[in-house]
RNA sequence: GCGUCAGCGACGGGAGAAUCCGGUGGGCCACGCCCGCAGGUGCCGAAGGAGCAACCGCCCCGGUAAACUCUCAGGCCAAAGGACCGCCGCUGGUCA
Numbered sequence: 001g002c003g004u005c006a007g008c009g010a011c012g013g014g015a016g017a018a019u020c021c022g023g024u025g026g027g028c029c030a031c032g033c034c035c036g037c038a039g040g041u042g043c044c045g046a047a048g049g050a051g052c053a054a055c056c057g058c059c060c061c062g063g064u065a066a067a068c069u070c071u072c073a074g075g076c077c078a079a080a081g082g083a084c085c086g087c088c089g090c091u092g093g094u095c096a
Stems, first nucleotide, its partner, number of pairs: 003094007011086003018041001020040002023037006042076003048072001049070003055063003
């Protein structure tokens, strides 16, 4: 140095679930539609968060995983966000 591990960034892909119910304020002024706010009920899981097995230990107890589970948070038109994947670059470690 190639490679590889971790972090960061750009680009591309990226699911699920009520544009539900009534109230209130506003807009267009077609009594219908749209937007905001607080509330109610139902639902989703792939930001984040939390929990646990085998296994391990100094074995009282503790360590330790997820795309599993829970839904605190977040979300349920679109937009935004989005775990994760691809690809490129940068930084650091490792290798020689």